[in-house]
Context: one part of a larger RNA
RNA sequence: CUGGGCGUAAAGGGUGCGCAGGUGGUCGCGCGCGUGGGGGGUGAAAUCGCCCGGCUUAACUGGGCGGGGGCCUUCCAGACGGCGUGACUUGAGGCGCGGAGGGGGGCGUGGAAUUCCGGGUGGAGCGGUGAAAUGCGUAGAGAUCCGGAGGAACACCGACGGCGCAGGCAGCGCCCUGGCCGCGAAGAGCCGCGAGGCUUUGAACCUGACACUGAGGCACGAAAGCUGGGGGAGCAAACAGGAUUAGAUACCCUGGUAGUCCCAGCCGUAAACGAUGUCCACCAGGUGCCGGGCGGAUCGACCCGUUCGGUGCCGCAGCUUACGUGAUGAGUGGACCGCCUGGGGAGUACGGCCGCAAGGUUGAAACUC
Numbered sequence: 001c002u003g004g005g006c007g008u009a010a011a012g013g014g015u016g017c018g019c020a021g022g023u024g025g026u027c028g029c030g031c032g033c034g035u036g037g038g039g040g041g042u043g044a045a046a047u048c049g050c051c052c053g054g055c056u057u058a059a060c061u062g063g064g065c066g067g068g069g070g071c072c073u074u075c076c077a078g079a080c081g082g083c084g085u086g087a088c089u090u091g092a093g094g095c096g097c098g099g100a101g102g103g104g105g106g107c108g109u110g111g112a113a114u115u116c117c118g119g120g121u122g123g124a125g126c127g128g129u130g131a132a133a134u135g136c137g138u139a140g141a142g143a144u145c146c147g148g149a150g151g152a153a154c155a156c157c158g159a160c161g162g163c164g165c166a167g168g169c170a171g172c173g174c175c176c177u178g179g180c181c182g183c184g185a186a187g188a189g190c191c192g193c194g195a196g197g198c199u200u201u202g203a204a205c206c207u208g209a210c211a212c213u214g215a216g217g218c219a220c221g222a223a224a225g226c227u228g229g230g231g232g233a234g235c236a237a238a239c240a241g242g243a244u245u246a247g248a249u250a251c252c253c254u255g256g257u258a259g260u261c262c263c264a265g266c267c268g269u270a271a272a273c274g275a276u277g278u279c280c281a282c283c284a285g286g287u288g289c290c291g292g293g294c295g296g297a298u299c300g301a302c303c304c305g306u307u308c309g310g311u312g313c314c315g316c317a318g319c320u321u322a323c324g325u326g327a328u329g330a331g332u333g334g335a336c337c338g339c340c341u342g343g344g345g346a347g348u349a350c351g352g353c354c355g356c357a358a359g360g361u362u363g364a365a366a367c368u369c
Base pairs, nucleotide, nucleotide: 003341004340005339006338007323008322012337014220015219016218017217021213022212023211025088026087027086028085029084030083031082033081034080035077036076037075038074039073040072041071042070048066049065050064051063052062053061054060091210092207093206094205095184096183097182098181099180103177104176105175106174107173108172109171110154115149116148117147118146119145120144121143125136126135162169163168186201187200188199189198190197191196225266226265227264228263229262230261234260235259239255240254241253242252277336278335279334280333281332282331285314286313287312288311289310290309291308292307293306294305295304296303318325319324342369343368344367351362352361353360354359
């Protein structure tokens, strides 16, 4: 240096951007660094292979011949890789015109409902459960009507649907803002054997490999948690009480504080899941939905065909231990990164780095089966 793997057995980094690095489209020319070949040199002896010899044999040993990666040098080749240079448009990007969307940030605003407060009516219960009790109520509860306060979340639409890199995103309006998708072709005239060229309608075009991946790094990152300040309706860890029970530090019930919400700053984790890294090419079909283009048909937006992008279901080949997967691959190949290597000990200890802390990250060994 080399193996086999990573949906569910151990194993895809939570996600993106990206420096170094690795890898890299088509055509031509140059160089000849890699690469291949020829010649020369070197490759000590011992060792190794073959042959012959010496000890009775062998080990051991003497002689001869041979082999040898590599290195140096010289000549040749010029495919492939590299470097330089010129060109190209298919990869990539731009530009123009359209399009869909809970993508993000800010400001404002609406109705339903819960709770609380005030008032009216009313008068004995309410509430809760398997059944109860704690609890609330004649100081007037519950019910009902009117008014008010405040916080949080947005029924129906709603989906098997949409958007976002992931986390995630939903009342409505306005402002700011990111990404994504589709289309950019065809016709006419002239020249040419042809490839093609010129003119015209027309913005219908521009750049010319600018790419892929990405150790470190940087950024984003649910919930809970933390710091300071605000807010607090409902819900609700902790906690208290009532039940249940042998017990009940639970499940059920009545309460209830952090928290849940907002601003600023931390934390950086997850069954961060499709348990499936990103990118590219190729490889049967059928069917549904979402967004766009083109065409047919039509009064038409419906319908039919086709095409591009997305999102589901079924399924051929193939793959797979099986389950399953199957153009949204777990198929066939290619580029790059991450990761695994028996179970426990252990995601622990120690050390480093990060954090206010909680802790995170990196991550063993003894011992044991």

Predicted 3D model of a 369-nucleotide part of an RNA (small-subunit ribosomal RNA, central domain) from an uncultured bacterium. RNAcentral holds the full RNA, with entries from ENA, Greengenes and SILVA. Model confidence (mean pLDDT): 88 of 100.